[in-house]
The RNA shown here (c-di-GMP-I riboswitch aptamer) has 89 nucleotides and comes from a Planctomycetota bacterium.
RNA sequence: CUUCAAUCAGGGCAAACCGCCCGCAAGGGCGGGACGCAAAGCCAUAGGGCCCCGGGAUCUCGGUGGAGACGGGGCAGCCGGUUGCUGAA
Numbered sequence: 001c002u003u004c005a006a007u008c009a010g011g012g013c014a015a016a017c018c019g020c021c022c023g024c025a026a027g028g029g030c031g032g033g034a035c036g037c038a039a040a041g042c043c044a045u046a047g048g049g050c051c052c053c054g055g056g057a058u059c060u061c062g063g064u065g066g067a068g069a070c071g072g073g074g075c076a077g078c079c080g081g082u083u084g085c086u087g088a089a
Base pairs, nucleotide, nucleotide: 002089003088004087005086012037013036017032018031019030020029021028022027035077041082042081043080047079048078049075050074051073052072053071054070058069059068060067061066
């Protein structure tokens, strides 16, 4: 330096659920709580994917309800990018 994660050590994070708060919502913050995680550290307009809101303007489809494009918001514990501890080869 690269790859791998079996073991060792120091450990770390924290799902669901509950309580309080913010938000139309997705979702987020704090506390409790642990399902799990070798990155469950960080990155969301410069990769993809998913979720919520809008019909206000415009366009497309449609017999109707609507749907898609579009605009805004969110999720990294979906993949991905990136940095890192320990150990082994």

Rfam family: c-di-GMP-I riboswitch aptamer. About the family: GEMM was predicted in a large-scale screen for bacterial structured RNA regulatory elements. Gene Ontology term of the family: cyclic-di-GMP binding. The organism belongs to Planctomycetota, within Bacteria. Model confidence (mean pLDDT): 84 of 100.